[in-house]
RNA sequence: GGGCGUGUAGCUCAGCUGGUUAGAGCAUGGGACUUAUAAUCCCAGGGUCGAUGGUUCGAGUCCAUCCACGCCCA
Repeated sequence: GGGCGUGUAGCUCAGCUGGUUAGAGCAUGGGACUUAUAAUCCCAGGGUCGAUGGUUCGAGUCCAUCCACGCCCA
């Protein structure tokens, strides 16, 4: 330098053929239970979906450029 893939919550990930409010588990905080702790159960907070533009009535999803990481080729 060329090609491909990935980027969504603190972490690991889902999100279908573009459509209703962006979700799960773990973690965190609060509560219940217990003499107490653990386990278990209930509740809650936390995201502008890597960035900037574009298409569209509507974008996490499609398109362009860029950024970061990984793999392959040279």
Molecule: transfer RNA
Organism: Candidatus Uhrbacteria bacterium